The RNA shown here (c-di-GMP-I riboswitch aptamer) has 75 nucleotides and comes from a soil metagenome. Model confidence (mean pLDDT): 87 of 100. The RNAcentral record of the sequence draws on MGnify.

[in-house]
RNA sequence: AAACGGCAAACCUGUCGCGAGAUAGGGACGCAAAGCCAGGAGUCUCUUUUCACCAGAGAUCGUCCGGUUACCGAA
Numbered sequence: 001a002a003a004c005g006g007c008a009a010a011c012c013u014g015u016c017g018c019g020a021g022a023u024a025g026g027g028a029c030g031c032a033a034a035g036c037c038a039g040g041a042g043u044c045u046c047u048u049u050u051c052a053c054c055a056g057a058g059a060u061c062g063u064c065c066g067g068u069u070a071c072c073g074a075a
Stems, first nucleotide, its partner, number of pairs: 006031002011026006029062001035068003039065003042060006
């Protein structure tokens, strides 16, 4: 590169959550790890419309780094 395929943003509807958000269905912006993991960082939520700082608990892996697993096979 090619081939078989895979995932599914925004948005809409239902449900759960104080919330960030999660989840089921629809839907495709994109993705070679856009599979999984919350270890580090970033951002966001709650405690808290604290004047801030600090701290605790949570969310986000499609924000980045890291760990780990994986299809094809020209190079």